Predicted 3D model of a 352-nucleotide part of an RNA (small-subunit ribosomal RNA, central domain) from an uncultured bacterium. Model confidence (mean pLDDT): 87 of 100. Rfam family: Bacterial small subunit ribosomal RNA. RNAcentral holds the full RNA, with entries from ENA and SILVA.

Context: one part of a larger RNA
């Protein structure tokens, strides 16, 4: 000495699904392969230990033991892993019953808004700013009332609120469909965890073909401001927004916290179910219990500190992924995807 990390220092893959491969609940027999003992066999010599002897000592040098470690045969042991065979029901999983949701696709519907387009009434403004100017407007604008037409978001509700693996998801109705809670038995009997590869999904921008195009609006084009103003501010405005198919594959894809389990004060709130009370004709309210999410402060512990704290960052297993001093560089080369932009895999010299 046989590593130490990963909320903010360098580090959790952007999220699941599952191969291989590791890991594995209670219990009875069986094996004896891992394990363990005892015995051998065999592990050149030199070296190293021990002892003895020789060079005047020593270094060194001979001779003698004994030891070691690895393989391996033979006998024995069976707690613990395994491997067969058998059971179990608490992990897991199906069944019945109830039940919450912006989960997800697709159709239809809806209203205010906002643009234009016609028409009426009406006249000189109107719009915009710190202030103006482009602009728009006597060819009747703005303002206001019908009326059509389109395109895209969906005010209130609404929340410290729900859904989903993540990205994400919000007007209503319907039709298809995924997942989760809650009870009470009931079934099957470890059938389960993680998951290298691989697959699938994966905002927003881009991209490709065909549509759409009200509004916003990169670029650009004018006005302002300013020493300049390639900008913040105005007026316009083209791609993109939006639909369909089909690419891209990435984000501060964030709780900057991998998943599963299993243990370790409580307190407040609050979603979903279930329960019991108290009322009630019967219910809603209202109290507790309890289970499921979702948020706050905190015992104990951690933690460089902020802080985490039963939703852990505590205390333990089980598996993956990732770091290993700055710059160079997430670049270069290859290679693999990709219409393209570009992802992704990923060094080095040389520098401090």
């Nucleotide at each position: 000495c046989u590593g130490g990390g990963c909320g903010u220092a360098a580090a959790g893959a952007g999220c699941a699904u599952g191969u291989a491969g590791g890991u594995g609940g209670u219990u009875u027999g069986g094996u004896a392969a891992g394990u363990g003992a005892g015995c051998g066999a065999u592990u050149a010599a030199a070296g190293a230990c021990c002892g003895a002897u020789g060079c005047u000592u020593a270094a060194c040098a001979u001779c003698g033991g004994g030891a070691g470690u690895g393989u391996u045969g033979c006998u024995c042991a069976u707690a613990c892993u395994g491997c067969c065979a058998g059971a179990c029901u608490u992990g897991a999983g199906g069944a019945a019953g109830a039940u919450a949701g912006g989960g997800g696709c697709a159709a239809g519907c809806g209203g205010a808004a906002c643009u234009u387009u016609g028409g009426g009434u009406g006249u000189a403004g109107g719009g915009g700013u710190g202030a103006a100017a482009u602009c728009c407007g006597u060819a009747g604008a703005u303002a206001u009332c019908c009326a059509a037409a389109g395109g895209a978001a969906c005010a209130c509700c609404a929340a410290u609120g729900g859904c989903g693996a993540a990205g994400g998801c919000a007007g209503c109705u319907u039709g298809c469909u995924g997942g989760g809670u809650c009870u009470u038995u009931u079934c099957u009997g470890a059938c389960a965890c993680u998951g290298a590869g691989a697959u699938g999904c994966g905002a927003a921008a881009g991209c490709g073909u065909g549509g759409g195009g009200a509004g916003c609006g990169a670029a650009c084009g004018g006005g302002a401001u300013u020493a300049g103003a390639u900008a913040c501010c105005c007026c316009g405005g083209u791609a993109g927004u939006c639909c369909a198919c089909g690419c891209c594959g990435u984000a501060a894809a964030c709780g900057a916290u991998g998943c599963c389990a299993a243990c370790u004060a409580g307190g407040u709130c609050u979603u979903g179910g279930g329960g019991a009370g108290u009322a009630u004709c019967g219910a809603c309210c209202c109290u507790c219990c309890u289970u499921u999410g979702g948020a706050c402060c905190g015992a104990a512990g951690c933690u460089a500190a902020c802080g985490c704290g039963u939703u852990a960052a505590g205390u333990u297993g089980g598996c993956c992924g990732c770091c290993u001093g700055g710059g160079g560089a997430g670049u270069a080369c290859g290679a693999g995807c990709g219409c393209a932009a570009g992802c992704u895999u990923a060094a080095a010299a040389c520098u401090c």